Predicted 3D model of a 478-nucleotide part of an RNA (small-subunit ribosomal RNA, 3' major domain) from a metagenome. The RNAcentral record of the full RNA draws on SILVA. It matches the Rfam family "Bacterial small subunit ribosomal RNA". Gene Ontology terms of the family: ribosome and structural constituent of ribosome. Its mean pLDDT, the model's own confidence on a scale to 100, is 81.
[in-house]
Context: one part of a larger RNA
RNA sequence: UGACGGGGGUCCGCACAAGUGGUGGAGUAUGUGGUUUAAUUCGAUCUACGCGAGGAACCUUACCUGGGCUAGAAUGCUGGUGGACAGCUCCUGAAAGGGAGUCUUGUAGCAAUACACCGCCAGUAAGGUGCUGCAUGGCUGUCGUCAGCUCGUGCCGUGAGGUGUUGGGUUAAGUCCCGCAACGAGCGCAACCCCUAUCAUUAGUUGCCAGCACGUAAUGGUGGGAACUCUAAUGAAACUGCCUGCGUAAGCAGUGAGGAAGGAGGGGAUGAUGUCAAGUCAUCAUGGCCUUUAUGCCCAGGGCUACACACGUACUACAAUGGCGAAAACAAAGAGCAGCUACUUGGCAACAAGAUGCAAAUCUCAAAAACAUCGCCUCAGUUCAGAUUGGAGUCUGCAACUCGACUCCAUGAAGCUGGAAUCACUAGUAAUCGUAGAUCAGCAAUGCUACGGUGAAUACGUACCCGGACCUUGUACA
Numbered sequence: 001u002g003a004c005g006g007g008g009g010u011c012c013g014c015a016c017a018a019g020u021g022g023u024g025g026a027g028u029a030u031g032u033g034g035u036u037u038a039a040u041u042c043g044a045u046c047u048a049c050g051c052g053a054g055g056a057a058c059c060u061u062a063c064c065u066g067g068g069c070u071a072g073a074a075u076g077c078u079g080g081u082g083g084a085c086a087g088c089u090c091c092u093g094a095a096a097g098g099g100a101g102u103c104u105u106g107u108a109g110c111a112a113u114a115c116a117c118c119g120c121c122a123g124u125a126a127g128g129u130g131c132u133g134c135a136u137g138g139c140u141g142u143c144g145u146c147a148g149c150u151c152g153u154g155c156c157g158u159g160a161g162g163u164g165u166u167g168g169g170u171u172a173a174g175u176c177c178c179g180c181a182a183c184g185a186g187c188g189c190a191a192c193c194c195c196u197a198u199c200a201u202u203a204g205u206u207g208c209c210a211g212c213a214c215g216u217a218a219u220g221g222u223g224g225g226a227a228c229u230c231u232a233a234u235g236a237a238a239c240u241g242c243c244u245g246c247g248u249a250a251g252c253a254g255u256g257a258g259g260a261a262g263g264a265g266g267g268g269a270u271g272a273u274g275u276c277a278a279g280u281c282a283u284c285a286u287g288g289c290c291u292u293u294a295u296g297c298c299c300a301g302g303g304c305u306a307c308a309c310a311c312g313u314a315c316u317a318c319a320a321u322g323g324c325g326a327a328a329a330c331a332a333a334g335a336g337c338a339g340c341u342a343c344u345u346g347g348c349a350a351c352a353a354g355a356u357g358c359a360a361a362u363c364u365c366a367a368a369a370a371c372a373u374c375g376c377c378u379c380a381g382u383u384c385a386g387a388u389u390g391g392a393g394u395c396u397g398c399a400a401c402u403c404g405a406c407u408c409c410a411u412g413a414a415g416c417u418g419g420a421a422u423c424a425c426u427a428g429u430a431a432u433c434g435u436a437g438a439u440c441a442g443c444a445a446u447g448c449u450a451c452g453g454u455g456a457a458u459a460c461g462u463a464c465c466c467g468g469a470c471c472u473u474g475u476a477c478a
Stems, first nucleotide, its partner, number of pairs: 001478002003475003007472007015462002019425005026316008034307002042052002063302007075125009087102006106115003127291002130289003136285002138280003141276001143274001148187006154163003167178003193268004198236007208225002212223003239262001242256001243254004318418001322377005334365003339358002343354004384415001389410007431454007
């Protein structure tokens, strides 16, 4: 000087407390461990476990079994050789591969030849998801969006170092004020950026329709309008600016005024010096090592989907604040041409057949659902719950056996609110309800990422648990 303390002081955080809803019990989905296996590819293990994977039937695929290739699956260069390239047929084979045959003859030039392209041979460079993340770059997690981390000059100290950065206040903040052997400065904080809440201006099409007309079974459908909504660009607006009280100041308090918004208005992006030899050689790049008729490459089939069990994360429930049926409202944000598909017809349905609009503020996906209204059920393992299984089908796709999703009929398991323990959340939040998208032929999505609808309870407080910041003290630690 740090680190540590079941030392002290001050302070903060859904850290506790006060509340709300869960997890832990059940079934299923999914990931992991373990076990099994020819293989169940690999990595990640407080900061892993619906994670890399934003899509494992083949492919992916890295694993296993078997069959093949050896300058090799791709690309460059040199030399030689054959030919336009391409295409087609046959044999063998699971395919890859191997073998045989056929067709055809580019451009410039009279030609030789040259050029372009392709195949083969030889040579040279290959290849490796093999090892080492403890050789590395890059990227990332974590402490932590915590308020810290440093430097120049000066001063103090023999020196390591100290001071500044401590102290008194204040703040979300090393934020600001006052004081001070310090005076300044940098990286962080804040602000500048984006979305959102209000208004104005500009602009009105594909969006809008107040007033005026036309028209329809109905609809901004049409003329028209530029008010309103909205769209998308510019600007205004919030600064403790004003008032009162407290305070030297910074600032704090107020059911204060005004205001759409008030003291950081709400949210996002943004992550200092460093810590963990943290993670990643399997995104990529890369040193070294290893491999080179194989640890490379191609192919078929299998596996990654196994199953006594253990754990994590979710979904669905156990019901009446509910279930079922009928009829009827109100969103936002997205996506669409190898696509989204109106509408009609067939089918109980998944879907099929025809057919229409739209590269979309124009058309389509599209029905929002919870909610409200009416009726039935009346506390039961039930008109709760839906696992499992049987049958019949639809769709995608060379192909649904291992191993897809969906539909219909039948079947109707556990489960009556969950031990010890444990998690999230402070407001348009929790809870609850649906919607869309990426990936994608299809889909194991109950995942993830966005979007809106309905919409709470509680916070006395900081003794305690956990994590952190500053000062101080002790130390057999560095």